[in-house]
RNA sequence: GGGCGAUUAGCUCAGCUGGCUAGAGCGCCUGCCUUACAAGCAGGAGGUCCCCAGAUCGAGACUGGGAUCGCCCA
Numbered sequence: 001g002g003g004c005g006a007u008u009a010g011c012u013c014a015g016c017u018g019g020c021u022a023g024a025g026c027g028c029c030u031g032c033c034u035u036a037c038a039a040g041c042a043g044g045a046g047g048u049c050c051c052c053a054g055a056u057c058g059a060g061a062c063u064g065g066g067a068u069c070g071c072c073c074a
Stems, first nucleotide, its partner, number of pairs: 001073007010026004019057001028044005050066005
C1' cells in the first nucleotide's frame, strides 16, 4: 500500500428483506422467600445503534467519506 471482517445496554451478542415502540442472555437495583447468604420467583433501571454527510415519507439496516480493532496479501 491492497483486500476482508467487526463496531448496537456494563459484558457477550441478535436484529438477514428499510416501517409499530430497539431486543435477548449474563450482570446491576428493588421486593418476596430465608435466622442469614446463595439459588429461585416478581418487578425495575440502563442505548446519540462508532462519527460525519447523502438518498428516502421513513435508516441500526442502503450509499459515500472518516475512525478504531482483528485477519490475510504485498
Molecule: transfer RNA
Organism: Planctomycetota bacterium